Molecule: c-di-GMP-I riboswitch aptamer
Organism: Zoogloea sp.
């Protein structure tokens, strides 16, 4: 310095579920807990999915999801 990060080491994140709190809801925060993750760090920009309002529906408006995919951006370690 490098990677379609297999194996090794250090450190990191944390699904389901449970408790408490917030929210109409999707869902979120904190604690416990680990299914997994090399961006499972960050950004709702494109698509998807979900929720709410109106509504027969569609359309429209607002929201959620970055652990659905793509894109943007930053970045730890890196021995054989």
């Nucleotide at each position: 310095a490098c990677a379609c990060g297999u194996c090794a080491a250090a450190g990191g994140c944390a699904a389901a579920c449970u408790g408490c709190a917030g929210g109409c809801a999707a869902c979120u925060g904190c604690a416990g807990g680990a299914c997994g993750c090399a961006a499972a760090g960050c950004c709702a920009c494109g698509g998807g999915u979900c929720c709410c309002g109106c509504a027969c529906g569609a359309a429209c408006g607002g929201g959620a999801u970055a652990g659905c995919c793509g894109g943007g951006u930053u970045g730890c370690c890196c021995g054989c």